[in-house]
RNA sequence: GCCGGAGUAGCUCAGUAGGCAGAGCGGCGCAUUCGUAACGCGCAGGUCGCGAGUUCGAUCCUCGCCUCCGGCUCCA
Numbered sequence: 001g002c003c004g005g006a007g008u009a010g011c012u013c014a015g016u017a018g019g020c021a022g023a024g025c026g027g028c029g030c031a032u033u034c035g036u037a038a039c040g041c042g043c044a045g046g047u048c049g050c051g052a053g054u055u056c057g058a059u060c061c062u063c064g065c066c067u068c069c070g071g072c073u074c075c076a
Base pairs, nucleotide, nucleotide: 001072002071003070004069005068006067007066010025011024012023013022019056027043028042029041030040049065050064051063052062053061
């Protein structure tokens, strides 16, 4: 330099033919208990990597960029 994959909640990851963003774990509160844990109920937490384009509407499509992973090349 080229090719492919990934980037979504604190962590691990779903998600959709373009139409309200989710789960598990974790955190907080309540309940339970003599108390703690577990179990139960609830709550909070997101510019969906960044920017632009298309569209009435983009996490999803298109283009550019950044980061990570893998492969190829490494000639002048």
The RNA shown here (transfer RNA) has 76 nucleotides and comes from a Patescibacteria group bacterium. The organism belongs to Bacteria candidate phyla, within Bacteria. Model confidence (mean pLDDT): 80 of 100. RNAcentral holds the sequence, with entries from ENA.